Molecule: Bacterial RNase P class A
Organism: Streptosporangiales bacterium
C1' cells in the first nucleotide's frame, strides 16, 4: 500500500427571537432554572409493582431444550463442547430422544421402508433361424455387481466366491453398540478390546423424556369530590294532620320478578375437577335514572459516572461523586445569522489548496417502570485482528 473480519462511538455546534410543558420566585408586571432516543418504535420475551384466596394436588394448555456459569429474571448475555462453512481474522446452527410406538417423504422412477427386477446380467424350458460356433422371440427363475430416476435406492475400496451375483466369506477403512482405561466440574475429548457386518430422513409432524409455568393488568389499585333519589334534622314561609325554600347530618339509585339469612342464597375461584380455608345478609336476572371531575400510582432506580479489587469473560464487591423529562386533545418546535461535515458547479495559482454560489445533514419522537432481543438509520471516527504483496 490492496483485499477483509470483529468490537464501540457520534450522529451537527454556537448566539439571537417567537412559542409550548413542568417546578420555582414574584412588587403579579413578569423573570429563573429544566424539557426525548439509540432505538423514545415493534409490543416480541424476562422481571419490578397492584390487586384477586400470599397461590395448594391433579388433569389439560404453554414455554424452554448441547454444557458449565452471569443475573431480579429470560426465549438475554459470557466461556465452552459438537456439526457446518472460510486459506485465516472469523461466522452459521429453533444443538434432547427417530435400534418406545404411529405417520408422512411431493415430482421423478419398476421399487420411497418388516424394500425393489425397468434396462442390463446369467440358467432351465418351449418355437423359430443357422454360415454348426451360436443367434432371435416367449415364459419360467435367480441376481442389487452396472445403467437409468431421485433431495434420499439398505456402508466404500480390492479379493475370494459363483451359472451371473451377493458381507456369503476375506483384508483395509467408515461408522453404530457394548466393555476398559486415562483426560475434563462438564458437554465432551483420546487410547484399545469385542460384538453383528451397517440400522434412511423428518420431532418448527404427533409423540416421549427433563425441566419451568396461577390469572389479570397503571383504563393494575388507593384517596377525594359530585351524583340521580331516600331518611333524620334545623330554621324561614304559606292558603298548615300538609306543602314550598334553604342549611346540616348519614345512606348512595327507583321499580318489577326470582333465591336466601338455625337446613347458609352467594362470593373469594379468570381452562376444568377436587381437598382444604375464609367472607357471608343480601345475592341474581329485567327495566329505568345519576356520576363523566381532581389527586395520587409517577420518576432516587436490579440509577448513572469515575476508581480500585475479583474472575479469561458475562458480571460482581468496595470507596468517592452526580440527581437527569412526567404530558394526558398529550409539552420538547419555528425563523435568521455564523460556523461544521459531504455532495456539485465555476474562478485563481506549480502536484495541492484558496475563494464564492447552491444544495444536503439520516432513522424517528417519551406515557408506570426496568432488563434484553428484533427492525429503522444521511453521514462520518476510534480501537483490535487476518490474508496477500512489496521493503527492512
Nucleotide at each position: 500500500c490492496g483485499a477483509g473480519c470483529c468490537a464501540g462511538c457520534c450522529g451537527g455546534g454556537c448566539g439571537g427571537u417567537c412559542g409550548c410543558g413542568u417546578g420555582g420566585a414574584u412588587c403579579c408586571g413578569u423573570c429563573c432554572a429544566c424539557g426525548a432516543g439509540g432505538a423514545a418504535a415493534g409490543u416480541c420475551c424476562g422481571g419490578a409493582c397492584u390487586c384477586c384466596g400470599c397461590a395448594g394436588g391433579g388433569c389439560a394448555g404453554g414455554g424452554u431444550g448441547g454444557u458449565g456459569g452471569g443475573u431480579a429474571a429470560c426465549a438475554c448475555c459470557c466461556a465452552c463442547c459438537c456439526g457446518g462453512g472460510g486459506u485465516g481474522a472469523c461466522c452459521c446452527g429453533c444443538g434432547g430422544g427417530a435400534a418406545a410406538g404411529u405417520g408422512c417423504c411431493a415430482c421423478a422412477g419398476a421399487a420411497a421402508g418388516c424394500a425393489g427386477a425397468c434396462c442390463g446380467c446369467c440358467g432351465g424350458u418351449g418355437c423359430g433361424g443357422u454360415a454348426c460356433g451360436c443367434c432371435g422371440c416367449a415364459g419360467c427363475g435367480g441376481u442389487a455387481a452396472g445403467g437409468g430416476u431421485g433431495a434420499a435406492a439398505c456402508g466404500g475400496u480390492g479379493g475370494u466366491g459363483u451359472a451371473a451375483g451377493a458381507g456369503a466369506c476375506c483384508a483395509c477403512c467408515a461408522g453404530c453398540g457394548u466393555c476398559c482405561g486415562g483426560g475434563g466440574u462438564g458437554a465432551c475429548c483420546c487410547g484399545g478390546a469385542c460384538g453383528g457386518c451397517u440400522c434412511g430422513g423428518u420431532a418448527a409432524a404427533c409423540c416421549c423424556c427433563a425441566c419451568c409455568c396461577g390469572g389479570a393488568g397503571c383504563a393494575a389499585g388507593g384517596c377525594c369530590a359530585a351524583g340521580a333519589g331516600g331518611g333524620c334534622u334545623c330554621a324561614g314561609g304559606c292558603g298548615a294532620a300538609g306543602c314550598c325554600u334553604g342549611g346540616g347530618c348519614c345512606u348512595g339509585c327507583g321499580c318489577a320478578g326470582g333465591c336466601g339469612u338455625u337446613c347458609g342464597a352467594g362470593g373469594g375461584c379468570g381452562g376444568c375437577c377436587c381437598c382444604g380455608c375464609c367472607c357471608g345478609a343480601g345475592c341474581c336476572u329485567g327495566c329505568g335514572g345519576g356520576u363523566a371531575g381532581g389527586c395520587u400510582g409517577c420518576a432516587g432506580g436490579a440509577g448513572g459516572c469515575u476508581g480500585u479489587c475479583g474472575g479469561c469473560a458475562a458480571c460482581g464487591g468496595c470507596a468517592g461523586c452526580c440527581c437527569u423529562a412526567g404530558a394526558u386533545g398529550g409539552a420538547u418546535g419555528g425563523c435568521c445569522g455564523c460556523c461544521c461535515g459531504c455532495g456539485c458547479g465555476g474562478a485563481c495559482c506549480c502536484a495541492g489548496g484558496u475563494c464564492c454560489g447552491c444544495g444536503c445533514g439520516a432513522c424517528a419522537g417519551a406515557a408506570u417502570c426496568c432488563g434484553g432481543c428484533u427492525u429503522a438509520c444521511a453521514g462520518g471516527c476510534u480501537g483490535g485482528c487476518u490474508c496477500g504483496u512489496c521493503c527492512g